[in-house]
């Protein structure tokens, strides 16, 4: 200077709109500048089962059981669903 890794998936939360349901209203409808059920929903928030690496008992085997799997500043703008978002482009430009 340059490149590359930094695990998966469920479910939950931070947070997010406004299809649907409730609500509200001057009610062919309109309101999320309505707490809220439903939805969406974290790389950089949890937790929980998988994988993976390392050890340990054991018959070099199957199991089982312990340890790990660090660290994470960050626009703008584009997309996606009814719409939005800490969603997705994306651990990305870019800074360190």
């Nucleotide at each position: 200077a340059a490149a590359u890794a930094a695990u998966g998936c469920a479910c939950c939360u931070a947070g997010g709109g406004u299809u649907c349901c409730a609500c509200g209203c001057u009610u062919u409808g309109c309101g999320g500048u309505u707490c809220g059920g439903u939805c969406c929903g974290a790389g950089a928030g949890g937790u929980g089962c998988g994988a993976g690496c390392g050890g340990a008992u054991g018959u070099u085997a199957a199991a089982u059981c312990c340890g790990u799997u660090a660290c994470a500043c960050g626009g703008a703008g584009g997309g996606a669903u009814a719409a939005a978002a800490g969603c997705c482009c994306g651990g990305g430009a870019g800074g360190u």